RNA sequence: GGAGUCAGCCGGAUGAUCGCUGGGGCGCCGGAGGGUGCCCUGGAGGAAAGUCCGAACACCGCAGGGCAGGGUGCUCCAUAACGUGGAGUCGCGGCGACGCGAAGGAAAGUGCAACAGAAAGGAUACCGCCCCGCCGUUUGGCGGGGUAAGGGUGAAACGGUGCGGUAAGAGCGCACCAGUUUUCCGGGUGACCGGAAAAGCUAUGUAAACCCCACCCGGUGCAAGACCAAAUAGGGGAGUGUUUGAGGGCUGCCCGCCCGAGCUCCCGGGUAGGUCGCAAGAGAUUCCGGGCAACCGGGAUCCACUAGAUGAAUGAUCAUCGCCCCGCAGGCGGGUAACUGCGGCGGGGAACAGAAUUCGGCUUACGGGUGACUCCGACC
Numbered sequence: 001g002g003a004g005u006c007a008g009c010c011g012g013a014u015g016a017u018c019g020c021u022g023g024g025g026c027g028c029c030g031g032a033g034g035g036u037g038c039c040c041u042g043g044a045g046g047a048a049a050g051u052c053c054g055a056a057c058a059c060c061g062c063a064g065g066g067c068a069g070g071g072u073g074c075u076c077c078a079u080a081a082c083g084u085g086g087a088g089u090c091g092c093g094g095c096g097a098c099g100c101g102a103a104g105g106a107a108a109g110u111g112c113a114a115c116a117g118a119a120a121g122g123a124u125a126c127c128g129c130c131c132c133g134c135c136g137u138u139u140g141g142c143g144g145g146g147u148a149a150g151g152g153u154g155a156a157a158c159g160g161u162g163c164g165g166u167a168a169g170a171g172c173g174c175a176c177c178a179g180u181u182u183u184c185c186g187g188g189u190g191a192c193c194g195g196a197a198a199a200g201c202u203a204u205g206u207a208a209a210c211c212c213c214a215c216c217c218g219g220u221g222c223a224a225g226a227c228c229a230a231a232u233a234g235g236g237g238a239g240u241g242u243u244u245g246a247g248g249g250c251u252g253c254c255c256g257c258c259c260g261a262g263c264u265c266c267c268g269g270g271u272a273g274g275u276c277g278c279a280a281g282a283g284a285u286u287c288c289g290g291g292c293a294a295c296c297g298g299g300a301u302c303c304a305c306u307a308g309a310u311g312a313a314u315g316a317u318c319a320u321c322g323c324c325c326c327g328c329a330g331g332c333g334g335g336u337a338a339c340u341g342c343g344g345c346g347g348g349g350a351a352c353a354g355a356a357u358u359c360g361g362c363u364u365a366c367g368g369g370u371g372a373c374u375c376c377g378a379c380c
Stems, first nucleotide, its partner, number of pairs: 001376007009368002012321007020043010045352001049363002052361005057221004069217005074088005089103001090101004104212002109210002111206003126151002128147008159177006178202002180199008225276004235267006247259004283302008323349006331342004
């Protein structure tokens, strides 16, 4: 210098002006709901996102148990819980730093295994090899049988190499190697690891196929749900009134005239609308102790823990500084050197994205920067 791996961090700052919105105070208008002005003060994220898991909370359901259905699936630990996390085991990938894994069971049962191939699972004889019989008798032809060592097919053909053995062969026998099962010894909480012996046991793959085993699981979601509650129209009740006229209109009142079968009050349900749920919590910062770690326990501080909108606010402009990139110039330092730190002038850039009941995770999107480590090349 190049190519990578892993783990943290940051996600602009300050000021001015103009706005939006929650809260508080004061003033003005209004009978009230409320409106409006001024002052003070709070106002998005690391992912607020996807809504994929797990919970809190709320309502409905539910004696208990089972079936069905769904989910999870190496071990130990962590946690309120999880399909999440930590530390490990095993397998696979990478030269390596390191990464990835739905990673229980195929010697319970069932199914499936395209094409090719003779045969796809306690199978099979296509070529080849060997033996026997017949014909021909020169290498051959036909039939019967043996054989999985060799060839060929396939993703996969029923352990591998060698020696013996045999008509030819074969774990048929033996030695070594690989695997499996059983038993034992040692280590580990455990997954598992290391070692020894025995058994010829060699048993294909597939469970994100049915299935078996173990464990877990009621449903719906803050538009949950609780409370207050108009106008109008229904419902229930009481009173009063219908030739003895309630009530209404003309009206400030009386008379008068006209209309006239309803009118007044109370109760209850629902709607519009409003309030709560809803911002102090499995909380934040920091210190000490335990633990490899995830995390746990204890102490201190929190005044200066402060979004809470709903036709849904949290913004815009300017200035200065900071950050990154490019170009120009070549200044001051460090080092023997390769190299490197700081600085000058000009220009440009700043992404992904917007809370909607709240937490814990996962996943996805994105700008910048730091540290440690790995591999390769070059230079001193």
Source information
This is a predicted structure of a 380-nucleotide RNA (Bacterial RNase P class A) from a Desulfobacterales bacterium. Rfam family: Bacterial RNase P class A. Its family is annotated with ribonuclease P activity, dimeric ribonuclease P complex and tRNA processing in the Gene Ontology. Rfam classes the family as a ribozyme. The gene name in the source record is rnpB. Its mean pLDDT, the model's own confidence on a scale to 100, is 77. The sequence is in RNAcentral, with records from ENA.